[in-house]
RNA sequence: CAAGUAAAUCGCCUUAUCGCUCAAAUUUUAAUUUGGGAGGAAAGUCCGAACACCGUAGUGCAAUAUAGUGGUUAACGGCCACCAGUCGUGAGGCUAGGACAAGUGCAACAGAAAGUAUGUACAGGUAAUGCUGUAGUGAAACCAGGUAAACUCUAUAUGGUGCAAUGCUAUGUAAACCAGCGCCCAUUUGGUAAAGGCUGCACGCUUGAUGCUGGAGGGUAAGCAGCUAAAGUGUAUUGGUAACAGUGCACUCAGAUAAAUGAUAAGGGCUUUUUGUUUUUUAUGGAUUUUUUUAUAAAAAAUAAGACGUACAGAAUUCGGCUUAUAGAUUUGCUUGACCA
Numbered sequence: 001c002a003a004g005u006a007a008a009u010c011g012c013c014u015u016a017u018c019g020c021u022c023a024a025a026u027u028u029u030a031a032u033u034u035g036g037g038a039g040g041a042a043a044g045u046c047c048g049a050a051c052a053c054c055g056u057a058g059u060g061c062a063a064u065a066u067a068g069u070g071g072u073u074a075a076c077g078g079c080c081a082c083c084a085g086u087c088g089u090g091a092g093g094c095u096a097g098g099a100c101a102a103g104u105g106c107a108a109c110a111g112a113a114a115g116u117a118u119g120u121a122c123a124g125g126u127a128a129u130g131c132u133g134u135a136g137u138g139a140a141a142c143c144a145g146g147u148a149a150a151c152u153c154u155a156u157a158u159g160g161u162g163c164a165a166u167g168c169u170a171u172g173u174a175a176a177c178c179a180g181c182g183c184c185c186a187u188u189u190g191g192u193a194a195a196g197g198c199u200g201c202a203c204g205c206u207u208g209a210u211g212c213u214g215g216a217g218g219g220u221a222a223g224c225a226g227c228u229a230a231a232g233u234g235u236a237u238u239g240g241u242a243a244c245a246g247u248g249c250a251c252u253c254a255g256a257u258a259a260a261u262g263a264u265a266a267g268g269g270c271u272u273u274u275u276g277u278u279u280u281u282u283a284u285g286g287a288u289u290u291u292u293u294u295a296u297a298a299a300a301a302a303u304a305a306g307a308c309g310u311a312c313a314g315a316a317u318u319c320g321g322c323u324u325a326u327a328g329a330u331u332u333g334c335u336u337g338a339c340c341a
Stems, first nucleotide, its partner, number of pairs: 001337010012268007020037007039312001043323002046321005051162004058203004063158005068082005083097001084095004098153002103151002105147002120135005166225004177215005184191002195207004232251008269310002272307016
């Protein structure tokens, strides 16, 4: 200097005017002041949870998922480390990584024959027999191995629904009508029926008497909460190979509801590119005794003036992951090659 590999950060900025929205304070209750207002993926909805409800629990089967060993975490199919296999010169990358003697399957073509199946050619041997060996075909040819992101077996795990969960208040109507089933026993309460729930199935448990299921119809569609202090962020230090955990200090960084977080103007940053100037290097030609000089072309750097553009993309209960999209800019570690010293 070039190529690679692993990890991380940023991904537009400033000013002015006007506008939207949240919180706090003041206060003439609608105004003023102060402070704040989309992401590294907010996407996908693929995993896992927090939280809420299903009155309260279970056993077995089924189904689904995971699969080396250990650690980490609220948990995970995630992450970290080591082992194994495999790709790469290497740094490193990838893996759906348990079991084929529990069982059932699958393997084209070639070959005589692909399983307790078969006997081509040669050789050896036997009373006799593919009884033994070599060659040949093939990925695989003697009680064959291969294959389980083949069925399956083993081990482990798993209740369901989801903020449109759920809770409260106001208003209003028809606790009215039709059909089916039930309407019982005992007494201040407990059983039981019809019909449900846990639950995909079975057992079991449980709700249940002006009851339950279904039908048609009527009213409501408003407001508040949930709604953002969190398994939170930053930094220092201790332990640990690391993921990560503990401790100290500091910080509070959206809460909209048909959906706010913007519009205009000016200047700047950055990417690509055009033109001019300057400097350096290389090559060619001319001049020159040499030093050198000049012309043309190419490359690199700096500077000036323009042009084009400024990626992927927008919260809706929250969080930890995975996957996908992404113009570009920067930093660090390591590997390989060439050159110089």
A computed fold for a 341-nucleotide RNA from Mariniflexile maritimum, annotated as Bacterial RNase P class A. The organism belongs to Mariniflexile, within Bacteria. The prediction has a mean pLDDT of 76. It matches the Rfam family "Bacterial RNase P class A". Its family is annotated with dimeric ribonuclease P complex, ribonuclease P activity and tRNA processing in the Gene Ontology. Rfam's curators write: Ribonuclease P (RNase P) is a ubiquitous endoribonuclease, found in archaea, bacteria and eukarya as well as chloroplasts and mitochondria. It was read from a public genome assembly, where an Rfam model found it.